[in-house]
This is a predicted structure of an 80-nucleotide RNA (c-di-GMP-I-GGC riboswitch aptamer) from Planctomicrobium piriforme. Its mean pLDDT, the model's own confidence on a scale to 100, is 79. Rfam family: c-di-GMP-I-GGC riboswitch aptamer. Its family is annotated with cyclic-di-GMP binding in the Gene Ontology. The sequence was found by an Rfam model in a public genome assembly.

RNA sequence: CUCGACAAAGGCAAACCGAUCGUGAGGUCGGGGCGCAAAGCCGUGAAUCUCUAUCCAACGAGAUUGUCUGGCUACCGAAG
Numbered sequence: 001c002u003c004g005a006c007a008a009a010g011g012c013a014a015a016c017c018g019a020u021c022g023u024g025a026g027g028u029c030g031g032g033g034c035g036c037a038a039a040g041c042c043g044u045g046a047a048u049c050u051c052u053a054u055c056c057a058a059c060g061a062g063a064u065u066g067u068c069u070g071g072c073u074a075c076c077g078a079a080g
Base pairs, nucleotide, nucleotide: 002080003077004076011036012035016031017030018029019028020027021026034066040072041071042070045068046067047064048063049062050061051060
């Protein structure tokens, strides 16, 4: 450097529930714990989803990074 163990320490936290904000997708906080070796940060590109008053589409405006990709950084140390 690569790699990721029925290892150790530590970390994150899906569904769901409560509170709250938002038209909404969803966000935040608390509980919870399915999972995660970058499930740390950014948010380019793709993808998916939302938009108040019937529906659909386009434009536009948004949401999600725990969907994929890209950029930056990082704990631990068996085997190879």